[in-house]
Molecule: Glycine riboswitch aptamer
Organism: Chloroflexota bacterium
RNA sequence: ACCAAAUGCAGGGAAGAGACCCGUGACAAUACGGGCACCGAAGGGGCAAACUCCGAGCAAAGUUAUGGAGUGAAACUCUCAGGUAAAAGGACCCUGCAUUCGUA
Numbered sequence: 001a002c003c004a005a006a007u008g009c010a011g012g013g014a015a016g017a018g019a020c021c022c023g024u025g026a027c028a029a030u031a032c033g034g035g036c037a038c039c040g041a042a043g044g045g046g047c048a049a050a051c052u053c054c055g056a057g058c059a060a061a062g063u064u065a066u067g068g069a070g071u072g073a074a075a076c077u078c079u080c081a082g083g084u085a086a087a088a089g090g091a092c093c094c095u096g097c098a099u100u101c102g103u104a
Stems, first nucleotide, its partner, number of pairs: 003102001005100009018036001020035005037084003043080001044078003050071005057063002
């Protein structure tokens, strides 16, 4: 270069789990109070290998056991937050546009 990557915007797709029970209001709902059961894909927390440092012993350089500390990923895990009819939201995926950047 529209070949790849990153970021932003737009459109489309997108799962899971009680329209739970009791009381006061109007069905519901960021309405209020109480109770149990669940989900993981907004966000957030946690860790493996590996690497680095400390470090007994060994004569030195150096090497290094056990142990300790730091860095360290997720769709794994926790369930704080959020969610459990529809709507909204929704990680991630696809397409288009723009910006940046790399390569031929």